[in-house]
RNA sequence: UCCCACGUCGUCUAGUGGUUAGGAUAACGCGCUUUCACCGCGUCGACCCGGGUUCAAGUCCCGGCGUGGGAG
Repeated sequence: UCCCACGUCGUCUAGUGGUUAGGAUAACGCGCUUUCACCGCGUCGACCCGGGUUCAAGUCCCGGCGUGGGAG
């Protein structure tokens, strides 16, 4: 320098244009327990950035940034 893939709560991850953005884990609160832990219930928390297409974009397109892999 070129090519490919990926980017979603703190972490891991689901989501094939109309989803209430879901789940696990973590954190916090309540219950249980003599207490802690376990367990049950609940709360909080996210679409990398900028444009474009569309009635509607996490999803499709372009550029950028970042991460990983490959070629020279």
A computed fold for a 72-nucleotide RNA from Chlorokybus atmophyticus, annotated as transfer RNA. Model confidence (mean pLDDT): 82 of 100. It matches the Rfam family "tRNA". Lineage of the source: Eukaryota > Viridiplantae > Chlorokybales > Chlorokybaceae > Chlorokybus.